[in-house]
Context: one part of a larger RNA
RNA sequence: CUGGGCGUAAAGGGCACGUAGGCUGUACAAUGUGUGGAAGGUGAAAUUCGUCAUCAAGUGACGUCUUGCUUUCGAGACUAGUGUACUCGAGUAGGUCACAGGAGAGUGGAAUGUCGUAUGUAGGGGUGAAAUCCAUAGAUAUACGAAGGAAGGCCCAAGGCGAAGGCAGCUCUCUGAGAUACUACUGACGCCGAGGUGCGAAGGCACGGGUAGUUAACAGGAUUAGAGACCCUGGUAGUCCGUGCUGUAAACGAUGAGUGUUAUAGCUAACGCAGGAAACACUCCGCCUGGGGACUACGUUCGCAAGAAUGAAACUC
Numbered sequence: 001c002u003g004g005g006c007g008u009a010a011a012g013g014g015c016a017c018g019u020a021g022g023c024u025g026u027a028c029a030a031u032g033u034g035u036g037g038a039a040g041g042u043g044a045a046a047u048u049c050g051u052c053a054u055c056a057a058g059u060g061a062c063g064u065c066u067u068g069c070u071u072u073c074g075a076g077a078c079u080a081g082u083g084u085a086c087u088c089g090a091g092u093a094g095g096u097c098a099c100a101g102g103a104g105a106g107u108g109g110a111a112u113g114u115c116g117u118a119u120g121u122a123g124g125g126g127u128g129a130a131a132u133c134c135a136u137a138g139a140u141a142u143a144c145g146a147a148g149g150a151a152g153g154c155c156c157a158a159g160g161c162g163a164a165g166g167c168a169g170c171u172c173u174c175u176g177a178g179a180u181a182c183u184a185c186u187g188a189c190g191c192c193g194a195g196g197u198g199c200g201a202a203g204g205c206a207c208g209g210g211u212a213g214u215u216a217a218c219a220g221g222a223u224u225a226g227a228g229a230c231c232c233u234g235g236u237a238g239u240c241c242g243u244g245c246u247g248u249a250a251a252c253g254a255u256g257a258g259u260g261u262u263a264u265a266g267c268u269a270a271c272g273c274a275g276g277a278a279a280c281a282c283u284c285c286g287c288c289u290g291g292g293g294a295c296u297a298c299g300u301u302c303g304c305a306a307g308a309a310u311g312a313a314a315c316u317c
Stems, first nucleotide, its partner, number of pairs: 003289004007271002012285001014199004021192003025086005031080001034078001035075001037073006049063005089189001090186005095180003101175007114146006123134002160167002203246007213239002218234004256284006266273002290317003299310004
């Protein structure tokens, strides 16, 4: 390489759109591109292989092989192109239906912390126990009020929507996709998809805002042999918004997309899967080939950076 594989052993691309390309419904007609059949030509000889010979090696004779190309004849199923039709695939229009699908704007309530005023007096807070901490400059608690940010309790689920990431107070505007039955229409217009393009949680980065709670870093108090931790008191980036960048996750159903078939099942190493399968098949794409070295090095591309993508070898077991 072939082969065999990819839920858990190595292996499905994070997801979509789509170029090249591969594959592709039903019926009829003629054609005769491929296709398979017959006959002919050519495919030098030596060589190889086989048989025979007067054959050790050589040699001699004959045959085969030469898997190919080509001419003519005939076949017309399949394939290909052409023509004419069809409606089941696909799509369009009208009706109905559900939805946390997306974007923008507005708006209400509960709660935390802060501030103001009032009442009121000695503790509060925290823990396994404490202490740091707050408090007679009046805390905690209670009542009323103010500004402000973030998150959406109950409803809420084996629920819904979305290609995936993901999406939840309420209202409005714009907008995407889907389901459904009955018609009408188009008439294969389809599927996959190397490159490519777009989307893509959290975190991070840049600039400008915002900052209630929470909280890497950091500080203190404890614990401890130590404690650079777990616990406690504080606390900055971040978390939030706008505009860009990053492009990764156990981005998981660890299961690519699409189509057809189906029970006395079938498959699997087992666990288990089992009618939108992990069964039986087909099409196209991606990927795997012992462990470590190595989600590394070098080079290249991308990025502001962090880094991402691609991705070896020596050596070793």
RNAcentral holds the full RNA, with entries from SILVA. Small-subunit ribosomal RNA, central domain from Plantago tenuiflora, 317 nucleotides, folded computationally. The prediction has a mean pLDDT of 87. It matches the Rfam family "Bacterial small subunit ribosomal RNA".